[in-house]
The RNA shown here (SAM riboswitch aptamer (S box leader)) has 100 nucleotides and comes from Pelotalea chapellei.
It matches the Rfam family "SAM riboswitch aptamer (S box leader)". Its family is annotated with regulation of gene expression in the Gene Ontology.
Model confidence (mean pLDDT): 86 of 100.
It was read from a public genome assembly, where an Rfam model found it.

RNA sequence: UGCUUAUCUAGAGUGGUGGAGGGAAAGGCCCUGCGAAACCACAGCAACCGGUCCACGGGGACGUCAGGUGCUAAUUCCUGCCGUAAGGCAAAGAUGAGAG
Numbered sequence: 001u002g003c004u005u006a007u008c009u010a011g012a013g014u015g016g017u018g019g020a021g022g023g024a025a026a027g028g029c030c031c032u033g034c035g036a037a038a039c040c041a042c043a044g045c046a047a048c049c050g051g052u053c054c055a056c057g058g059g060g061a062c063g064u065c066a067g068g069u070g071c072u073a074a075u076u077c078c079u080g081c082c083g084u085a086a087g088g089c090a091a092a093g094a095u096g097a098g099a100g
Stems, first nucleotide, its partner, number of pairs: 003098006013042005021031003026079003043072003048068002050065001051062004076092001080089003
């Protein structure tokens, strides 16, 4: 980097360094010198994997669980298609897990 698969309207930020960008892409709309990105520290959220316990063909509980990731502006910030509407379905992306 590509493949398979699950999830994506919930949740959770302070400080230091830094010094102008950032929100994937295009358009929009936002955030940002009342300090962007990035890095570091500490804190937090969640519960995909792992762990522990219960149940035991499928499931459930525990983060007071010193593990591996992830995440902590806005629905994945919005966007396409079908539908009168309620609603449904994609594409792309993100994250986990798996196989190669």